[in-house]
RNA sequence: AGCUGGCCGGGCAGUCGCUGCACAAUUCGCUUGCGCAGAGGAAAGUCCGGGCUCCACAGAGCAGGAUGCCGGUUAACGGCCGGACGCCGCGAGGCGAUGGAAAGUGCCACAGAGAAUAGUCUGCCCAAGUCUCAGCAAUGAGAACGGCGAUGGUGAAACGGCGGGGUAAGAGCCCACCGCGUUUCUGGCAACAGAAACGGCACGGCAAACCCCAUCCGGAGCAAGACCAAAUAGGGGGGCGAUAGCGCGGCUCGCGCUGCUCCCGGGUAGGUCGCUCGAGCCGGCAGGCGACUGCCGGCCCAGAUGAAUGACUGCCGCAGCGCCGAAGGGCGUUCCACAGAACCCGGCUUACAGGCCAGCUUCA
Numbered sequence: 001a002g003c004u005g006g007c008c009g010g011g012c013a014g015u016c017g018c019u020g021c022a023c024a025a026u027u028c029g030c031u032u033g034c035g036c037a038g039a040g041g042a043a044a045g046u047c048c049g050g051g052c053u054c055c056a057c058a059g060a061g062c063a064g065g066a067u068g069c070c071g072g073u074u075a076a077c078g079g080c081c082g083g084a085c086g087c088c089g090c091g092a093g094g095c096g097a098u099g100g101a102a103a104g105u106g107c108c109a110c111a112g113a114g115a116a117u118a119g120u121c122u123g124c125c126c127a128a129g130u131c132u133c134a135g136c137a138a139u140g141a142g143a144a145c146g147g148c149g150a151u152g153g154u155g156a157a158a159c160g161g162c163g164g165g166g167u168a169a170g171a172g173c174c175c176a177c178c179g180c181g182u183u184u185c186u187g188g189c190a191a192c193a194g195a196a197a198c199g200g201c202a203c204g205g206c207a208a209a210c211c212c213c214a215u216c217c218g219g220a221g222c223a224a225g226a227c228c229a230a231a232u233a234g235g236g237g238g239g240c241g242a243u244a245g246c247g248c249g250g251c252u253c254g255c256g257c258u259g260c261u262c263c264c265g266g267g268u269a270g271g272u273c274g275c276u277c278g279a280g281c282c283g284g285c286a287g288g289c290g291a292c293u294g295c296c297g298g299c300c301c302a303g304a305u306g307a308a309u310g311a312c313u314g315c316c317g318c319a320g321c322g323c324c325g326a327a328g329g330g331c332g333u334u335c336c337a338c339a340g341a342a343c344c345c346g347g348c349u350u351a352c353a354g355g356c357c358a359g360c361u362u363c364a
Base pairs, nucleotide, nucleotide: 001361002360003359004358005357006356007355008354010316011315012314013313014312015311016310018038019037020036021035023033024032025031040338044349045348047347048346049345050344051343052221053220054219055218064217065216066215067214068213069083070082071081072080073079084098085096086095087094088093099212100211104210105209106206107205108204121152123148124147125146130143131142132141133140134139160178161177163175164174165173179201180199181198182197183196184195185194186193187192225273226272227271228270235264236263237262238261239260240259244258245257246256247255248254280299281298282297283296284295285294286293287292317336319334320333321332322331323330324329
């Protein structure tokens, strides 16, 4: 000067309040007294995964969604750990949706002659054939409508690269090396790596384009859900009473409603549970490179619901500023982040004043 991992994130005391629990008092009112406990590393975003609850469900498939190198870890994951490969960095290290382009379809801007059935823009060559010219002829010279993908140019990408041979000029046309492909062998659980032989190049790129393949996924969420349950609310049934009143267009019968009382279930307000003992925390030992797992011991660590966890004061600490001092330092003043539980847990991501620790790299 950097890289990686981990940790802390103001401390102590006093006063006044708030929430919960235990105990006591009580005029029984969620009152008073006393004691104890009372936000985070992210409580956040609600992006993944699981527990729990209710609903649905024979099994399988389709559709849809997610994931996507290999192995492991876990309750599970898109997380984490270890490894492989590619790229970046002198390095410690960092980053990567990294299956299939020989199933099919599609796309490849601009530039450029040509972008996948390749293609003469600049060019190279006249050996054979053809044309033109010269020549009696042999032959010579020139050329494209002929041959050529070597040179230049365009582009992210030009149909293997580079060197040699070869040729009229060229070209995997031939050869060595490299790349690529196929087969075999070796190492590895695997991804993959290495080697040998063969092939003369056939197979450009894009799947974060459709798609194909493999694996996984039912829906809703604690306002889930369960229980208790007020009234001049309302429903059902029984009994009593009355034979009264009202309604069924006038009459008779019948039925219904109106009273008192008992029983029953539903259910609003409201209350209780769910609710915090849990894949829990701390320490030790053991296994493993590690994520993680097992065993033993100890501990109990918020539970509000118009929603508590706050305010003030003093001292100390950190940092900035000013003054004094030669200096160590002293005095004064200001500041101390991001943010706040709401069923719980494992992750990821994002925010964060200031500070600490460990390992490693490079340079002097």